The RNA shown here (transfer RNA) has 73 nucleotides and comes from a Candidatus Dojkabacteria bacterium. The sequence was found in a public genome assembly.
[in-house]
RNA sequence: CGGAGUGUAGUUCAGUUGGUAGAAUGCACGCAUGGGGUGCGUGAGGUCGUGGGUUCGAGUCCCGCCACUCCGA
Numbered sequence: 001c002g003g004a005g006u007g008u009a010g011u012u013c014a015g016u017u018g019g020u021a022g023a024a025u026g027c028a029c030g031c032a033u034g035g036g037g038u039g040c041g042u043g044a045g046g047u048c049g050u051g052g053g054u055u056c057g058a059g060u061c062c063c064g065c066c067a068c069u070c071c072g073a
Base pairs, nucleotide, nucleotide: 001072002071003070004069005068006067007066010025011024012023013022019056027043028042029041030040031039032038049065050064051063052062053061
């Protein structure tokens, strides 16, 4: 320098044709236990990397940029 992929909750990841953003784990609280471990329940936590475009409507489609990974030179 060229090509491809990934970016969503603190962390690891889902999100099927564009139509209310989710799970596990972690965290807070409550219950169970004499206490701990552990189990169950409830809750908080997201400008969906960033800037634009298309659309009635974008995590999803299109373009630029940024970060990381892989391949080639």

Rfam family: tRNA. Gene Ontology term of the family: triplet codon-amino acid adaptor activity.